Background:
The part of an RNA shown here (small-subunit ribosomal RNA, 5' domain) has 521 nucleotides and comes from a metagenome. Its mean pLDDT, the model's own confidence on a scale to 100, is 85.
Context: one part of a larger RNA
């Protein structure tokens, strides 16, 4: 000199863009952060409509059923393994880079081939009867499915030298038809393939320590088996006695890694906040289940610590999600708005959900921009110094003439909107309808926000401080003090004329900041 996720002191006008729990991976009140599908399924409630029965002359009432819409818990499907957080652990194929996988898997998505046949038994819900303070739970009866099971078929696939053996499926919504049935589309099943994502293996690279010198028994290799999507001591039985190490094994300490960031002319040194990629973790430790994918932050089980409820028998919980609270700390924000946009999940769609995200709020925490007025105007007063002549503050003020950025008031007022719905036309497709694409018209969707921006109005009116002035280092005098009080980054100042302490006047440097402290180069 430069830099910072900074803190502290004094001061503080506006805006834009960023950024903000670095310490206790400490403990957490409260709310929200993962749902969705009724076009898979049966049922309950409500509303509308309609058909029948009973009573009644009728209005009407009661009751049984159908259809449509909506809603609720449940069965079922998909999602919940993404997104979001944190950096505890980890010196390791964890990461980076370059390869290998003939040793592998891959839901949804794209392309292609084939199929989608015939049956069955349950169960939740509902109802009945119990147990329990609660969480919840037991028994009985009954019911549905794209839930579950059996059989058939075998394009294909697996195993096998071959023969052969084994191996799947589900319907929903429309259209036509009296019906049988036909048909469109979305699903479903098997296989091949692509894409995407992931697993595993290897070469090389990147911390300190020898005041750590020897380490190792599933250890190193083989055979066989088990296990896995898959190779492999991954695991096991047997056999052999190997394997690593001064090119630093083993041990100890520290640490998430990288793209990058800071500094520097570079080489290098330091660092890994924000953003992006990978990894690890989810109160602590362990385990598996489901699934294409987890050994799963807002799933399950076991153990532990902690906290809460309890009728003392027993239960419940996990903010390193977004806000927020306490604590410790020098120190780090709102218990905000919206799904309008971008993206994600579900759905045929409308749409629903989304503390991802988009916004607003708070903090001079940082960077950048703007302003606090401009021109003219003589040496007024006051202050300070003085050689008492004057000098300086100083064009500074007053005064005169202007301007109108920002802030203030009034008015107008965006872009972010693409889509979606309805209707019509055209084209494709279909036997026809549903459907697909295009065009046109109408209606409609904005949290930010009446914001940005623009116009008008008024008036210099509302807007300057901090540090320094001995040398380094730009900037000097007076008074007070008297090795005292004090200053100080280094050299050093202060013991009666202190440009170095304290105050004042003046000056210098930066400026909505200026200094101090800490850390890095």
């Nucleotide at each position: 000199g430069a830099a910072c996720g900074a803190a502290c002191g004094c001061u503080g006008g506006c805006g834009g863009c960023g950024u903000g729990g670095a310490u206790a991976a400490g403990a957490c009140a409260u709310g929200c952060a993962a749902g969705u599908c009724g076009a898979a399924c049966g049922g309950g409630g409500c509303a509308g409509u309609u058909u029948g029965g009973u009573a009644g002359c009728a209005a009407u009432a009661c009751u049984a059923g159908g259809c449509u819409g909506u809603u609720c818990a449940g069965u079922g499907g998909c999602g919940a393994a993404c997104g979001g957080g944190u950096g505890c652990g980890u010196a390791a194929c964890a990461c980076g880079u370059g390869g290998g996988u003939a040793a592998u898997a891959u839901g949804c998505c794209g392309g292609g081939a084939a199929g989608c046949a015939a049956g069955g038994a349950a169960u939740a819900g509902c109802c009945c009867a119990g147990g329990g303070a609660a969480a919840c739970u037991u028994g009985g009866a009954u019911u549905a499915a794209u839930a579950c099971c059996u059989u058939a078929u075998g394009u294909g696939g697996u195993c096998g030298c071959a023969a052969g053996a084994c191996u799947a499926a589900a319907g929903g919504c429309g259209g036509g038809g009296u019906a049988a049935c036909c048909u469109g589309u979305c699903a479903c099943u098997u296989c091949c393939u692509g894409a995407u994502u992931a697993g595993c293996c290897c070469g090389c690279g990147g911390c300190c320590u020898a005041u750590c010198a020897g380490c190792u028994u599933g250890u190193u290799g083989g055979u066989g088996a088990g296990g896995u999507a898959a190779u492999g001591g991954c695991u096991c039985a047997c056999c052999a006695a190997g394997g690593c190490g001064a090119c630093g094994a083993c041990g100890g300490g520290u640490a998430g890694c990288u793209g990058g960031u800071c500094u520097g002319a570079g080489a290098g040194g330091a660092u890994g906040a924000c953003c992006a990629g990978c990894c690890a973790c989810a109160c602590u430790g362990g385990a598996a289940c489901u699934g294409a994918g987890a050994c799963a932050c807002g799933g399950u089980c076991c153990a532990g610590a902690c906290a809460c409820c309890u009728a003392c028998g027993g239960g419940u919980g996990g903010c390193a999600g977004c806000a927020g609270u306490c604590g410790a700390g020098a120190a780090u924000c709102u218990u905000u708005c919206a799904c309008a946009a971008u993206g994600g999940g579900g759905g045929a769609a409308a749409c629903c959900c989304u503390g991802a995200u988009g916004g607003a709020g708070c903090g001079a925490c940082g960077c950048c921009g703007c302003g606090u007025g401009g021109a003219g105007g003589a040496u007024a007063a006051g202050g300070u110094c003085u050689u008492c002549g004057g000098a300086u503050u100083g064009u500074a003020a007053a005064c005169u003439c202007c301007u109108g950025u920002c802030a203030u008031g009034c008015g107008a007022g965006a872009g972010c909107a693409a889509g979606a719905u309805u209707u019509g036309c055209c084209a494709g497709g279909u036997a026809a309808c549903u459907c697909u694409g295009g065009c046109a018209a109408a209606u409609u969707u904005g949290a930010u926000a009446g914001u940005a921006u623009c116009g008008c109005a008024a008036g210099a009116g509302g807007a300057a401080g901090a540090g320094a002035c001995g040398g380094c280092u730009a900037a000097c005098u007076c008074u007070g003090u008297g090795c005292c009080a004090g200053c100080a980054g280094c050299c050093g100042c202060g013991g009666u004329a202190a440009u170095a302490c304290a105050g004042a006047g003046g000056u210098c440097u930066c400026a909505a900041g200026c200094g101090u402290u800490g850390u890095u180069c």